[in-house]
């Protein structure tokens, strides 16, 4: 050192303005938004005489992942009295959206430049942006402890 165990802190953005209408941030015109991690032909620094190295950065729609939903039920409570009945709940499982064309190139699913398209669940006038579960949960970063050849 590196695996491993623990503990802390951090861990989501968004309807300007117009229209109908009794009523709508939900329709309609128009606006605005992109979670973690990976992959990179990106961009920015460092080194080297030079091939060519290092760091650091580049994807909602490519790969995998979180939240919500549905199964599940080791455990853990409460009623009931000996059997059920009910609350809470980890693993694990399962559901779970969306991209083309063109340029350049040896090579694009990420570059560039046009046009698309997507977005849990409950309320509400039909919501990716309001309000709620949720002061919740979380994929993960950071930081430190211990233990470690």
């Nucleotide at each position: 050192a590196a695996u491993a165990u623990c503990c802390u802190u951090c861990g989501g953005g968004g309807c300007a303005g117009g229209g109908u209408g009794a009523a709508a941030u939900u329709c309609c015109c128009a606006a605005c938004c992109g979670g973690c991690g990976g992959u990179g032909a990106u961009g920015a620094g460092g080194g080297g005489g030079g091939a060519c190295c290092c760091u650091c950065u580049u994807a909602g729609u490519c790969c995998g992942u979180g939240a919500c939903c549905c199964g599940g039920g080791u455990u853990c409570g409460a009623a009931u009295u000996u059997u059920u009945u009910u609350g809470a709940a980890a693993a694990c499982g399962g559901u779970g959206g969306a991209u083309u064309u063109g340029g350049u190139g040896u090579a694009a699913a990420u570059c560039c430049a046009a046009a698309g398209c997507c977005g849990a669940c409950a309320g509400u006038a039909u919501a990716g942006u309001c309000u709620g579960g949720a002061u919740g949960g979380g994929a993960g970063a950071a930081g430190g402890a211990u233990g470690g050849a």

FMN riboswitch aptamer (RFN element) from Cytobacillus horneckiae, 149 nucleotides, folded computationally. Model confidence (mean pLDDT): 79 of 100. The model forms 97% of the base pairs in the Rfam consensus.